Large-subunit ribosomal RNA, domain I from a mouse gut metagenome, 541 nucleotides, folded computationally.

Context: one part of a larger RNA
RNA sequence: GGCGCAUGGGGGAUGCCUAGGCUCUCGGAGGCGAAGAAGGACGUGACAAGCUGCGAAAAGCCGGGGCGAGUGGCAAAUGCACCGUGACCCCCGGAUGUCCGAAUGGGGCAACCCGUCGGGAGCGAUCCCGACAUUGCGCGGAUAGCGCAAGGCGAACGCGGGGAACUGAAACAUCUUAGUACCCGCAGGAAAAGAAAGUAACAACGAUUCCCCCAGUAGUGGCGAGCGAACGGGGAGGAGCCCAAACCGGCGGUGUCGCAAGGCAUGAGCCGGGGUAAUAGGAGCGUCAAGAAGUGAGUCGGAAGCGGGCGGAACCGUUUGGAAUGUCGGGCCGCAGCGGGUGAGAGCCCCGUACGCGAAGCGGAAGAUAAGCGAGACGCCACCUGAGUAUGCCGGAACACGAGAAAUUCCGGUUGAAAUAUCGGGGACCAUCCCGAAAGGCUAAAUACUACCGAGAGACCGAUAGCGAACGAGUACCGUGAGGGAAAGGUGAAAAGCACCUCGGACAGAGGAGUGAAAUAGACCCUGAAACCAUGCGCCU
Numbered sequence: 001g002g003c004g005c006a007u008g009g010g011g012g013a014u015g016c017c018u019a020g021g022c023u024c025u026c027g028g029a030g031g032c033g034a035a036g037a038a039g040g041a042c043g044u045g046a047c048a049a050g051c052u053g054c055g056a057a058a059a060g061c062c063g064g065g066g067c068g069a070g071u072g073g074c075a076a077a078u079g080c081a082c083c084g085u086g087a088c089c090c091c092c093g094g095a096u097g098u099c100c101g102a103a104u105g106g107g108g109c110a111a112c113c114c115g116u117c118g119g120g121a122g123c124g125a126u127c128c129c130g131a132c133a134u135u136g137c138g139c140g141g142a143u144a145g146c147g148c149a150a151g152g153c154g155a156a157c158g159c160g161g162g163g164a165a166c167u168g169a170a171a172c173a174u175c176u177u178a179g180u181a182c183c184c185g186c187a188g189g190a191a192a193a194g195a196a197a198g199u200a201a202c203a204a205c206g207a208u209u210c211c212c213c214c215a216g217u218a219g220u221g222g223c224g225a226g227c228g229a230a231c232g233g234g235g236a237g238g239a240g241c242c243c244a245a246a247c248c249g250g251c252g253g254u255g256u257c258g259c260a261a262g263g264c265a266u267g268a269g270c271c272g273g274g275g276u277a278a279u280a281g282g283a284g285c286g287u288c289a290a291g292a293a294g295u296g297a298g299u300c301g302g303a304a305g306c307g308g309g310c311g312g313a314a315c316c317g318u319u320u321g322g323a324a325u326g327u328c329g330g331g332c333c334g335c336a337g338c339g340g341g342u343g344a345g346a347g348c349c350c351c352g353u354a355c356g357c358g359a360a361g362c363g364g365a366a367g368a369u370a371a372g373c374g375a376g377a378c379g380c381c382a383c384c385u386g387a388g389u390a391u392g393c394c395g396g397a398a399c400a401c402g403a404g405a406a407a408u409u410c411c412g413g414u415u416g417a418a419a420u421a422u423c424g425g426g427g428a429c430c431a432u433c434c435c436g437a438a439a440g441g442c443u444a445a446a447u448a449c450u451a452c453c454g455a456g457a458g459a460c461c462g463a464u465a466g467c468g469a470a471c472g473a474g475u476a477c478c479g480u481g482a483g484g485g486a487a488a489g490g491u492g493a494a495a496a497g498c499a500c501c502u503c504g505g506a507c508a509g510a511g512g513a514g515u516g517a518a519a520u521a522g523a524c525c526c527u528g529a530a531a532c533c534a535u536g537c538g539c540c541u
Stems, first nucleotide, its partner, number of pairs: 001540009015526001016490002020461002022458007029450002031153002039100003042055003046078001050074002061094006070082003105114003115132007134150006157188001158186005168175001172222001198205002209236005219227002240442003243386001247273005253266005278420001280385003284380005294373002298369003305362002309357003315330003319326001331348002333337001339351003392414007401427001422437005477484002497525001500512004
C1' cells in the first nucleotide's frame, strides 16, 4: 500500500407518515366598484422582527342570536388583565375604516406635494368638517346651473373587429397549420341564434339551440397533403310575440286670406288609436256577432332549502406490554359497523355517523293582483304591407364547396327594379310545378364555462413526487427592466427538552447523574442505504 471482516464517522437514499397538491362529481354562486373596488403603502400589541387580524374607535367598537368555562391569534415565558352581571369563540347586522390606487380639486418619481370656496374652533400660530375631475344623457334659452349614468377590476365560457408563423404537403408557391395563437371592443350568468322571402320533392315537414346517427358518405382538393357537409331519422328542450305603413285623432310647421277668432291648402315632424299577414293579411265601406278566456316584466305574498348550533344507541374483566384499541372470557347497540382521534389494531372511550330539530339572516316556490297585452264571420273595394333596397356588373369574403357549370349569404365599388295580375327561392339557365314573403325589432328552456363557496369521490401523488410553493413562496435570490425563480417536512405517547456534579473560557464540547419503553429518540433529533473517511483485527505484497 492492497483486499477482507468488524466498529464508528460521514451522508441522507430507502421504508413508513401527511399538514399539501392533482383530477373529477353534485349543489350553490356567477360578480365587485364614485356609498371609492381589485390590489397595495404605512400603521396598529405591555414587551413585537415575521405571518395573521384590524384601521388613529386600529389582534379591535356596538347590537341581535348561539354556546357554556375558561380567555387575551400563530406563540412559549414574564407581567398585567377579562370572565356565570355569561367572557373567549361561532353566525348575523351595524359603526369606524389613515394614505395610494378608476382616483375624480390641481400636480406628481403611487402611498407624496400644493390649492380654491363655504362652515366651525381658537387671542393667535393653526386645526377640524364639507364641496370642487372628465365624458355622455336628461331638464334648461344657455357655452349658467341641476339631476342621472359611465370610467376601473375579475378564472374560463360568449359575440364582434383585426389576424400570423413555425408546421404539413417528406422541397415549395395555391393549399395546410387556421380564422388557431395573439391584439382590440362589448356583454351576460350564460352569450349567440331564433318564429321561414325555410327544408323538401308529387310525400311532406313546420322558430332556434344542443346531443346521437346519417358519414369520413355526397362533395371539395397543386383531385396532392388534406378539408368535409346536408337532407332525413332518434333524443334533450319547447313559446311565441311586437313595430313601420294604410286609416282616424291631437299637437306643431309652411303658404295664403283675415284686425282677430278662425278658414282654405299642404304635407317634411312629434304623440295617441289602429295594425302585423301567405289558404295572404290589414286599412276603408256594408251586414252580422262578441264585450271574454287567458297572459302578466311590476307589486303583494311568503313555501321548500341553506343556516350559528341542539338531541343522538351500546363494555366490562383478564393477560402481555411503557401504554390495550391486541389476546382470552363474558356482554350490549345498530335507521348509527362512513370517517377521524385516543400511549399498538376500538360499532359500544372521545369527536362524530344514521335519524330528527333549528333563531336572526339568506332564499325565493305556490297563490293573489294593478297597468299593459289579448278573439271574430261574410261581401264589396284595390288604400297599405320595410328603396338608393333587391337585382345585374367589377373586386373580395363566407358557405364542406380553392371561380368552378357555381346557385346561396355578406362587404366595397358601380348600376338600379316591381307592388299581390306582385316579389324571392327550389345549386348555371328556361318552362311547368312546388315552397315562401327580404330590405324593422324582441324572445325562456335544452347548450358553454368555473376564479369563488359547500358536500363528496379517486385501480391520482406522497416531499427530486404532487401545484413553482405541505415550511413567513411568487418568498429568498437574479435582472436597469419586461421577466426569471429556488432550496427547505418528520424528537417523543407526553417536554417528562437532561435538575445536580466534574473537566473546560460564565464558550463550544465532553463525562457522570436523571427522564423516558427507547437518548446510537438529545433538538444537526423516526428509519439511517451507497460514495467517502477513520480505528482494530486477519491475509497478501

The full RNA is in RNAcentral, with records from SILVA.